[in-house]
Context: one part of a larger RNA
RNA sequence: CUUGCAGUAAGACGGAAAGACCCUAAAUCCUUUACUUUAUUUUUAUAUUGUAAAAUUUAUAUCAUUGUGUAGAAUAAGUGGAAGUGAAUUACAAUUGUGAAAUACCACUCUAUGUUAUAAUAUUUUACUUAUUUGUUAAUAAAAUAAUAAAGACCGUAUAAAGAAGAAAGUUUACUUGGGAUGAGUAUCUCCUAAAAUGUAACGGAGAUGUGCGAAGGUAACUUAUAAUUAUUUUAUAAAUAAUGAAGUGUAUAAUGGUAUAAAGUUGCUUGACAAUAAGAUUGAUAAAUCAAAUUGGGACUUAAGUCGGCCAUAGUGACCCGAUAUUCAAGUGUGGAAUUGGUGUCGUUCAACAGAUAAAAGGAACUUUAGGGAUAACAGAUUUAUCGUGAUUGAGAGUUCUUAUUGAUGUCACGGUUUGAUACCUCGAUGUCGACUCAUCUUAUCCUGAAAUUGAAGCAGAUUUCAAGGGUCUAGUUGUUCGCUAGUUAAAAAGGUACGUGAGUUGGGUUCAGAACGUCGUGAGACAGUUCGGUCCCUAUCUACUGUA
Repeated sequence: CUUGCAGUAAGACGGAAAGACCCUAAAUCCUUUACUUUAUUUUUAUAUUGUAAAAUUUAUAUCAUUGUGUAGAAUAAGUGGAAGUGAAUUACAAUUGUGAAAUACCACUCUAUGUUAUAAUAUUUUACUUAUUUGUUAAUAAAAUAAUAAAGACCGUAUAAAGAAGAAAGUUUACUUGGGAUGAGUAUCUCCUAAAAUGUAACGGAGAUGUGCGAAGGUAACUUAUAAUUAUUUUAUAAAUAAUGAAGUGUAUAAUGGUAUAAAGUUGCUUGACAAUAAGAUUGAUAAAUCAAAUUGGGACUUAAGUCGGCCAUAGUGACCCGAUAUUCAAGUGUGGAAUUGGUGUCGUUCAACAGAUAAAAGGAACUUUAGGGAUAACAGAUUUAUCGUGAUUGAGAGUUCUUAUUGAUGUCACGGUUUGAUACCUCGAUGUCGACUCAUCUUAUCCUGAAAUUGAAGCAGAUUUCAAGGGUCUAGUUGUUCGCUAGUUAAAAAGGUACGUGAGUUGGGUUCAGAACGUCGUGAGACAGUUCGGUCCCUAUCUACUGUA
């Protein structure tokens, strides 16, 4: 080296099961103060539903009463007429007075109460039996029928209108997202990013808006402040005056741009914050948004020329449907009308998830399911190296003096790939996860043992540095622990890599299914890098590799 045999399990991202975790999509089951319904149930009305009596109630009429703030003879319900009424002494009224209103007498009305009569329906109570309901008996299997007893216009049933209603059903429960959840955002305006036309992204960096104003609009005329600097006066840095002064002030409001011919400020007069058309341009995939000469009508201001279709510009907003309202008078179901429809103007949406799915909508699943995804997370790998570790350089300072025996602020440069991260590149038709056990193998940035240099090295003992990986590098207690703490030893009890070495080698204490409980959260279903008890670890080795043997 070849071929056998017997073994071991490091690899074949070994076999098994279209990953159960995670996300996306679709289901299913469950919950509830999600939405919309329904069963069911309650109440009322009507029908089935008849007879009789009593009481009550209501309405109308009659008669009889009734009406108190204060002031005023005083118990003023009101209105109209009224100077007298009454046989009358007398009384009442007028006059006077009080008061918001005045009284006798006549007419009418109201408030509240009662008597009588009529009518009406309703309510309540009581009674009846023929509807209706039930029991027993008869003959038959039952129903129906008959007799009898009890109940009785109730119950029951039907229809309608209301109330309750996860008992049941159908559904909804957005998207973006350096995985998802939590958070945040979603439309519009200004600036930067934006690379000197326009345009340009990100969960990039800053802000603002959902209006305001009949003057803060139009026009005509007039005015030029505030900061700063200089000079003079002055005790003065206060104040005043003068000069310079493109603008630093002001602009309804964010920012940007503009602005003295003012778009800024003041005053006068006013309503163009008009009506009907509109060439032509700009932006935009569309929808739509923006600018706009000119024509006509009738106006405002101005001596006039002229300017004026809101505001210095850029935000201040919402399609279609449906409805309301004013107007128009186009259509008008045989004709005339009307209803209704149409045209024009206006109004009703935080439809703000702002190109707006519906008039109308929230959650849970560890009991879970399916389709997929390495388009997307958790382990490991890879990339990166902020963080981490190691080294070099600089050398303020400490070291009595003295930068470099030792130490070292600050700044700078590398290396490593053991930490925590970032990324989401391999793997979701599966790459088994922490620790322990067993067995290891490598690195050196060396803990011990070995060899040196420097020393602020007398010696002993040390400190720092260089070489060196041959060998070695503990036992117990506690905890699932790695780690850590504690105790006792040791020459020393080094740091790391190896899919945080090693589950087709073991374990299964922890984490991470189904059961159960506590605390907390939640209305609830349920939930919790909170706790607690319990909880199936499969594989007969084909190839590579290695061991032994022929």
This is a predicted structure of a 550-nucleotide part of an RNA (large-subunit ribosomal RNA, domain V) from Ethelia umbricola.
Its Rfam family is "Bacterial large subunit ribosomal RNA". Gene Ontology terms of the family: ribosome and structural constituent of ribosome.
The gene name in the source record is rnl.